[in-house]
A computed fold for a 100-nucleotide RNA from Actinopolymorpha pittospori, annotated as TPP riboswitch aptamer (THI element). The sequence is in RNAcentral, with records from Rfam. Model confidence (mean pLDDT): 76 of 100.
Order: sequence, then C1' cells, then structure tokens
RNA sequence: ACCGAUGACGCGGGGUGCCCCGGCAGUGCCGAGGCUGAGAUCACACCCGUCGAACCUGAUCCAGAUCAUGCUGGCGAAGGGACUGUCGCACGAUGGUCGU
Repeated sequence: ACCGAUGACGCGGGGUGCCCCGGCAGUGCCGAGGCUGAGAUCACACCCGUCGAACCUGAUCCAGAUCAUGCUGGCGAAGGGACUGUCGCACGAUGGUCGU
C1' cells in the first nucleotide's frame, strides 16, 4: 500500500476410529509404533453454534482403494442438530499478500 469480517472473552453443542508388535488376560486392558484428520482423550486441546456438512440418524448401507478403518466417493443440501451474552469493528479490528 492492498484485501475485507476470518475478532476477543463467556455460554452452549460435538467426536475420539483403524492396523502392527509386545505384555497381561481371555476377545478385552495396558505399553510402544503406524494411517487419515482440526481433533483419534497430552483435553484448561480441537471443531462447530442456524449464513448451521461440527456432529448424529439412515448404516451391521452401496462402490472403490487399503494390511485395516467414514480411508475416498456415493447416499446428500435426505432427516435431525447447539437457534448464543458482552465488548471491539467498514472512521477497517484479528489476519493475509506485496513493497521498503
């Protein structure tokens, strides 16, 4: 200089799977590693709050891939879903890009 709402604190909602090895034990727990992811219980974290694809249901679903799994796509903008207080802010915050 440009972009332009992606801000802070609170309140509320939500998920935590799969695989290998070892131990114990009897199909579960513990320890160490691996996969995807914002997050796989390091959490006083992370994500989402109707402008709602956070998350749940259908679903012990369908197709593909994988050692394996919501791993990817379909289902699907199909049904549900927390419907939020104060302050700051277009007189430009937080953040980003470029230049010096």